The RNA shown here (transfer RNA) has 73 nucleotides and comes from a Bacillales bacterium. It was read from a public genome assembly. Rfam family: tRNA. Rfam describes the family as follows. Transfer RNA (tRNA) molecules are approximately 80 nucleotides in length. Gene Ontology term of the family: triplet codon-amino acid adaptor activity. It is annotated as a transfer RNA. Its mean pLDDT, the model's own confidence on a scale to 100, is 82.
[in-house]
RNA sequence: GCCGAUUUAGCUCAGCUGGUAGAGCAACUGAAUCGUAAUCAGAAGAUCAUGGGUUCAACUCCUAUAAUCGGCA
Numbered sequence: 001g002c003c004g005a006u007u008u009a010g011c012u013c014a015g016c017u018g019g020u021a022g023a024g025c026a027a028c029u030g031a032a033u034c035g036u037a038a039u040c041a042g043a044a045g046a047u048c049a050u051g052g053g054u055u056c057a058a059c060u061c062c063u064a065u066a067a068u069c070g071g072c073a
Base pairs, nucleotide, nucleotide: 001072002071003070004069005068006067007066010025011024012023013022019056028042029041030040031039049065050064051063052062053061
C1' cells in the first nucleotide's frame, strides 16, 4: 500500500427482510438469614464509534473517517 472482519449498557454478546433496542454477568434496592455468601424479587442503566446521504421512518441500506483484529504484498 491492497483486501476483509468488528465497533450496541460497566463487561460478554443478541438484535432476522428498515418500523419505538434486548439477554446474561456485575453493580444497586428489597426479601429471606442470628449474620455473611448462595438464593428469590424489583428497579435502573445505551445519543447503537463519528460525520454525511437515501427514506414517512435507519443499529440495520449507501458513503467518508477513526479505532481494534486478521490476511496479502